[in-house]
RNA sequence: CGAGUCGGCCGGGCGGUCGCGGUGUCGCACGACACCGAGGAAAGUCCGGACUCCACCGAGCAGGGUGGUGGGCAACACCCACCCGGGGCGACCCGCGGGACAGUGCCACAGAGAACAGACCGCCUCCGAGCACCCGUACGGGUGCUCGGGAGGUAAGGGUGAAACGGUGGUGUAAGAGACCACCAGCAUCGCGGGUGACCGUGAUGGCUCGGCAAACCCCACCCGGAGCAAGAUCAAGAAGGGACCUUCGGGUCCUGCGGGAGCGUUCGAGGGCUGCUCGCCCGAGCUCCCGGGUAGAUCGCACCAGGCACCCGGCAACGGGUGUCGCAGAUGGAUGACCGCCCCUCGGGCUCCGGCCCGAGGACAGAAUCCGGCUUACAGGCCGGCUCGUCCC
Numbered sequence: 001c002g003a004g005u006c007g008g009c010c011g012g013g014c015g016g017u018c019g020c021g022g023u024g025u026c027g028c029a030c031g032a033c034a035c036c037g038a039g040g041a042a043a044g045u046c047c048g049g050a051c052u053c054c055a056c057c058g059a060g061c062a063g064g065g066u067g068g069u070g071g072g073c074a075a076c077a078c079c080c081a082c083c084c085g086g087g088g089c090g091a092c093c094c095g096c097g098g099g100a101c102a103g104u105g106c107c108a109c110a111g112a113g114a115a116c117a118g119a120c121c122g123c124c125u126c127c128g129a130g131c132a133c134c135c136g137u138a139c140g141g142g143u144g145c146u147c148g149g150g151a152g153g154u155a156a157g158g159g160u161g162a163a164a165c166g167g168u169g170g171u172g173u174a175a176g177a178g179a180c181c182a183c184c185a186g187c188a189u190c191g192c193g194g195g196u197g198a199c200c201g202u203g204a205u206g207g208c209u210c211g212g213c214a215a216a217c218c219c220c221a222c223c224c225g226g227a228g229c230a231a232g233a234u235c236a237a238g239a240a241g242g243g244a245c246c247u248u249c250g251g252g253u254c255c256u257g258c259g260g261g262a263g264c265g266u267u268c269g270a271g272g273g274c275u276g277c278u279c280g281c282c283c284g285a286g287c288u289c290c291c292g293g294g295u296a297g298a299u300c301g302c303a304c305c306a307g308g309c310a311c312c313c314g315g316c317a318a319c320g321g322g323u324g325u326c327g328c329a330g331a332u333g334g335a336u337g338a339c340c341g342c343c344c345c346u347c348g349g350g351c352u353c354c355g356g357c358c359c360g361a362g363g364a365c366a367g368a369a370u371c372c373g374g375c376u377u378a379c380a381g382g383c384c385g386g387c388u389c390g391u392c393c394c
Stems, first nucleotide, its partner, number of pairs: 001390010012343007020037007039365001043376002046374005051228004063224005068082005083097001084095004098219002103217002105213003120158002122154006128147008166184006185209001187206008232300004241256006258292007271283004305327001307326008344363008
């Protein structure tokens, strides 16, 4: 320098004007001031938890989930390290990674045959038929060849397939075959050594070989109670709505709904108004007290945390421990925006004294709603680092 592989980060900046939400202070009619105000995914809502209510002695069935080993974590289907299998020269990548001698089932197409199989071609034996030659008087016998005739043997070879019941060599045979032998591969059992473990290395013995699929049913081990912040809690006729009165038209004052119970009362008048009280006058069918549930609405839940950052220590790492420091959105007809100027990046055009300058266009994906840890998906453009391979130079 080129090619590649893995990981991390940013994802416009500054200033001004106007606007919106929250908190605090002054003021407290309602405004002023100060501070704060989206993301790496806030998304999909796919996992795991916190929290809340309901249920619950415990256990089991059903159902669902997870699935190599060890570790991390509040927990996980997440993360780290390793093992095994596969791919790559390599860095590295991929794995939906328990069990197929517990049982059931399936294995498309092709092919003769797809599980304790199979004879299509081929190979071999026998029988039959035909032809040629020889022997024989003849019937017949023998040898050789042929047959798209029959009976049988054979899993070596061909062919089909993702997969055809170990591989190579030999013995053996009519031809063949783990039928037998040697070596190799693999399986099972028993050891030895290493490792926490998955597993790795190695030795002996055995029958000579056992197909694949469990994201098919199923079996094994472990885990899981249900619903979800519209969870749930508090106040509750007032601050909504309606009615009456007053008004400086901004507003102010008063009254009020449901269920149960008790007491009093409807011309023998509860209660209310005028009033400081009594008398009196007027209106009059409901009134008072206690208990309970709870609508609209308001408040809480609700913004401080398995918290961020820096340093040190332990650990290969995920992560853990310690010290210091910071305070970081909180709506509910749902705020977080718009415009202008300068700068930055990309593209196009023009000018140039090659230093640049001018004009125009564009700058992604997307947007909190109880919170947190993950996974997955989307993303214009840009930055940084580790490692591998190749070429050249010193």